[in-house]
RNA sequence: GCCUCUGUAGCUCAGCCGGUGGAGCGCUGCCUUGGUAAGGCAGAGGUCACGAGUUCAAAUCUCGUCAGAGGCU
Repeated sequence: GCCUCUGUAGCUCAGCCGGUGGAGCGCUGCCUUGGUAAGGCAGAGGUCACGAGUUCAAAUCUCGUCAGAGGCU
């Protein structure tokens, strides 16, 4: 220098053949208990890496940028 993949909640990751952003763990409150743990219920937490384009509508498609991983020379 070129190619490929990855970037989504505090962490680990689904969702990516366009149509309301999710799960587990963690966190907060409540129930349960003599008290804890476990269990149950509810809740908070997201500019979907960033910018632009296409579209009625983009996490999803296209282009660029940034970061990480791998490969080729």
RNAcentral holds the sequence, with entries from ENA.
Transfer RNA from a Candidatus Altarchaeia archaeon, 73 nucleotides, folded computationally.
The organism belongs to Candidatus Altarchaeia, within Archaea.
Its Rfam family is "tRNA". It is annotated as a transfer RNA.